[in-house]
Context: one part of a larger RNA
């Protein structure tokens, strides 16, 4: 270099945006760089290969041919690729109309519940477990009623429902704001796709500073269990969980399935639109576009399974894999306050 792969065997970057690069719709003209053809030059000899010959054969040697897949010059061809010019609308983007949504940010606000505090009623237990005990309670608990404080989370609705690129998003109201979708086809005219670096986002835990702290709860203390119990169970309980500002940048960051596009039987659901038929009624049916499920045809697959939301059939670009351990390691670099992250070996061993 050719070749084989990446759902579960090693292998899709956590996600996006986008530069260089790669690649790119339809028509016509042009050019001739790539491409193709003719001719010429060169491609030393030896060697390899083919034919013939000489040493008794062979090795070896000699002669001839072919080959040297290449490069250069020149004359042509014009389908394809590149370049130039002119145009097009099927890709892409925009305008208009409409409805859906836990999409994001900020401000406000509501009820239930837990805990705590004040007051009342009331008396000896409560709590907890497999059973207990620690614990709380005559300084009046638990229970019950009333008033108050404060923090956090939003029951029902709720749904293989919705939205978001992913992480993720759920009481109500509101300011600001992103995206997708349907219909109409108006406008631009290839503006597209992908993307090494770069840049941004990125659950939880953790870190810095300040606040907050009801419940829960690492650590920790106690009670049990047990041979022991560093646990599981019970009683407590601090960081933390919450807010503001700034870091960290990881995950079974999962659909373990990169992004974009095209094509390839169907059945049954569901969410958002549009058109039509129909009806007392957006009630039903049909068609269509977009999303989300399920079962299967062909095909694929080692099997499991996938099956128009492909793991089928193709195209463009990108990331990654190459036996197990050593090793999500060492060293070095970069990043970080730290914790650590990222990039990433070798000896040795099976």
């Nucleotide at each position: 270099c050719u070749g084989g792969g990446c759902g579960u065997a090693a292998a899709g970057c956590g996600c996006a945006c986008g530069u260089a690069g790669g690649c790119g719709g339809c028509u016509a003209u042009u050019c001739a760089a790539g491409u193709c053809g003719g001719g010429g030059g060169u491609g030393a000899a030896a060697g390899c290969c083919c034919g013939g010959g000489g040493c008794u054969c062979a090795a070896c040697c000699c002669c001839g041919g072919a080959a040297c897949u290449g490069c250069c010059c020149u004359c042509g061809a014009a389908a394809c690729u590149a370049g130039a010019u002119a145009g097009c609308u099927a890709g892409a983007a925009u305008c208009u109309u409409g409805g859906a949504g836990a999409g994001g940010c900020g401000a406000g606000u509501g009820g239930a519940a837990u805990u705590c505090c004040g007051a009342g009623u009331g008396u000896a237990g409560c709590g907890g477990u497999g059973g207990a005990a620690u614990g709380c309670g005559c300084a009046g608990a638990u229970a019950u009623c009333u008033g108050g404080a404060g923090g956090a989370a939003c029951a029902c609705c709720a749904g293989u429902g919705g939205c978001g690129a992913a992480g993720g998003c759920g009481g109500c109201c509101u300011c600001c704001u992103g995206g997708a979708c349907c219909a109409u086809u108006c406008c631009u005219g290839a503006c597209a796709c992908u993307c090494a670096g770069a840049c941004g986002c990125g659950a939880a835990a953790g870190c810095u500073a300040g606040g907050g702290u009801a419940g829960c709860a690492a650590a920790c203390g106690g009670g049990a269990u047990u041979a022991g119990a560093g646990a599981c169970c019970c009683c407590g309980g601090u960081a933390g969980u919450c807010c503001u500002a700034g870091c960290c940048c990881u995950a079974a960051a999962c659909g373990a399935u990169g992004u974009a596009g095209a094509c390839u039987a169907g059945g049954c659901g569901u969410c958002g639109g549009u058109g039509g038929u129909u009806u007392a009624a957006u009630c039903a049916c049909c068609a269509u576009c977009g999303g989300u499920g399920u079962c299967c045809a062909a095909g694929c697959u080692a099997a499991c399974g996938c099956g128009a939301u492909a793991a089928g059939u193709c195209u463009a670009c990108u990331g990654c894999c190459u036996g197990g351990g050593g090793a999500c390691u060492a060293c070095g670099g970069c990043c970080g306050c730290a914790a650590g992250g990222u990039u990433a070996a070798a000896a040795c061993u099976c």
A computed fold for a 350-nucleotide part of an RNA from an uncultured bacterium, annotated as small-subunit ribosomal RNA, central domain. Model confidence (mean pLDDT): 90 of 100.